[in-house]
RNA sequence: GGUGUCGUGGUGUAGUUGGUUAUCACGUCAGUCUAACACACUGAAGGUCUUUGGUUCGAGUCCGGGCGACACUU
Numbered sequence: 001g002g003u004g005u006c007g008u009g010g011u012g013u014a015g016u017u018g019g020u021u022a023u024c025a026c027g028u029c030a031g032u033c034u035a036a037c038a039c040a041c042u043g044a045a046g047g048u049c050u051u052u053g054g055u056u057c058g059a060g061u062c063c064g065g066g067c068g069a070c071a072c073u074u
Base pairs, nucleotide, nucleotide: 001073002072003071004070005069006068007067010026011025012024019057028044029043030042031041032040050066051065052064053063054062
C1' cells in the first nucleotide's frame, strides 16, 4: 500500500431485512431496611449512536469520504 470486519451512557452489550418513546447488565447517586456496613428492594441521573456529506416522508440501521481499532495480505 491492498482487502475484510468493527466503532452505541463510565465499562461490556442488544437493536436481523429503515418506522415514530435506543435495550439490558455492572457501576454511580438517592431512599427503604440495619446500631452501622453489606445484601436485598424501590427510584433517579447518565447516550442523541466515531466524524462529515448523501439517499429517504423517516437513518443506530443503507451509500460515499475522513479518523481510529483489529485481522489477513504485499
Molecule: transfer RNA
Organism: Zingiber officinale